RNA sequence: GCCAUCUUAGCUCAGGGGUAGAGCACAUCCAUGGUAAGGAUGGGGUCUCGGGUUCAAUUCCCGAAGAUGGCU
Repeated sequence: GCCAUCUUAGCUCAGGGGUAGAGCACAUCCAUGGUAAGGAUGGGGUCUCGGGUUCAAUUCCCGAAGAUGGCU
């Protein structure tokens, strides 16, 4: 220098146009003599950034940034 994949909650990841989700973590409550385990409820998101298409974009297209891998 070229190519591919990825970027969504604190972490690991789903979701591929029509109200953003799960597990773990966190908070409150229940329960126990107490702790762990367990049960219930809840909070938390500029979907990396900038443009384009569309009635509508996390999702499609273009560009940028970052991460990972491959080639030279």